[in-house]
RNA sequence: CGGUCGAUUCGGCAAACCCAUCGAAAGGUGGGGACGCAAAGCCUCCGGUCUAAGGGUCCCUGGUCUACCGACCUCGGGGCCUACGACAGCGGGGUUGCCGGC
Numbered sequence: 001c002g003g004u005c006g007a008u009u010c011g012g013c014a015a016a017c018c019c020a021u022c023g024a025a026a027g028g029u030g031g032g033g034a035c036g037c038a039a040a041g042c043c044u045c046c047g048g049u050c051u052a053a054g055g056g057u058c059c060c061u062g063g064u065c066u067a068c069c070g071a072c073c074u075c076g077g078g079g080c081c082u083a084c085g086a087c088a089g090c091g092g093g094g095u096u097g098c099c100g101g102c
Stems, first nucleotide, its partner, number of pairs: 003102004012037002017032006035089001041095003045092003048087003054082007062073004
């Protein structure tokens, strides 16, 4: 220097929960806190999962036009679909690297 392994880790990270803050939310960030982690470092390329602001669609509400059929609008409420939003601590992949053994 390279490879490989993790019984042994000086050191490292930090789930839930709480506080603050950003966000429509999922979730992020900072502080506290430790369930765990040998890449629980970093990157959304693939699959998966979460969310649905915006958009689409349908229903309700209210209204306008019409002889009728029907058309259109609608502060507001609801259902469904949708990622251009997230999760790298869901898996794969990419990439870098610490300690120790061989």